Large-subunit ribosomal RNA, domain VI from a Bacteroidaceae bacterium, 253 nucleotides, folded computationally.
Its Rfam family is "Bacterial large subunit ribosomal RNA". Its family is annotated with ribosome and structural constituent of ribosome in the Gene Ontology.
The coordinates come from a structure-prediction model, not an experiment, and the mean pLDDT is 89.
It was read from a public genome assembly.
[in-house]
Context: one part of a larger RNA
């Protein structure tokens, strides 16, 4: 911009795109076959390998604005504690996030027309022939089915609701964000309100703070103390901060 009025929902599926793999092991059964040695189709059932997919409870990582120990050095006037810079100093854990090495789960069953190939009727050609009429089986291939996208499918599709000349459906713009994110966009809110960010409790990480007081000449340890302290998680609270507004917006009648 179109999709012959404007909008908000729900949808159909023309079509496109993805997947599409395989191995052992047991039963049937040591059966059929076979002198023996060996050893099945057929049908079922478990277990893997590689690839995909999706999460993240577990285990592993990652976790540079978490804890903690701890070198050397500057500093806060000393002491105590701290803070700064050394590859996040280094070093030992580590939540949310995002990850594979984990955890699920996936090819399938099933139908439909076939191909090579096997047929049944069956005549040209009193026979015979699977074919010439006419019919039936048959594949990891083909079309469905499975998964995604999909009315610019211009063949522009349907459904449902709403608004009708401004008392306007509706969308925008601004904000506060995140399950989204390059930016747009998409989603959640905007006081009628839990969207973020404080605070509060919870999970969880660390791993018992400072400071006192006690033993110990002292390092140092014991209590106060599973203590301090803590991004990013879970709730819960209206204190801040989403204010008031502006704009665009629709014919036939």
């Nucleotide at each position: 911009c179109g999709u012959a009025g404007g909008a908000a929902a729900u949808u159909u599926g023309c079509g496109u795109g993805g997947a599409g793999c395989u191995g052992u092991c047991a039963c049937u059964a040591g059966u059929a076959c076979g002198a023996g040695a060996g050893g099945a189709c057929c049908g079922u059932g478990a277990u893997g390998g590689a690839c995909c997919g999706a999460c993240c409870u577990c285990c592993g990582g990652u976790u540079u604005g978490c804890c903690a120990g701890u070198u050397g050095u500057u500093u806060c006037g000393c002491c105590a504690g701290g803070a700064g810079c050394a590859c996040c100093g280094c070093u030992g854990g580590g939540u949310a996030u995002c990850c594979g090495c984990g955890u699920c789960g996936g090819g399938a069953c099933g139908g439909g027309a076939u191909a090579a190939g096997c047929g049944c009727u069956g005549a040209a050609a009193g026979c015979a022939u699977c074919u010439a009429a006419g019919u039936g089986c048959g594949a990891a291939g083909c079309c469905c089915a499975c998964c995604a996208c999909a009315a610019g499918a211009u063949u522009a599709g349907a459904u449902u609701u709403c608004c009708u000349c401004a008392u306007g459906a509706g969308g925008g713009u601004c904000g506060u964000u995140g399950u989204a994110g390059a930016c747009u966009a998409c989603g959640a809110c905007g006081u009628u309100g839990a969207u973020a960010g404080g605070c509060u409790g919870c999970a969880g990480a660390u791993g018992u703070a400072c400071g006192c007081a006690c033993a110990g000449c002292g390092a140092u340890g014991u209590g106060u103390u599973c203590a301090g302290u803590c991004g990013a998680g879970c709730a819960g609270u209206a204190c801040u901060a989403a204010u008031u507004g502006c704009c665009c917006g629709a014919a036939a009648g």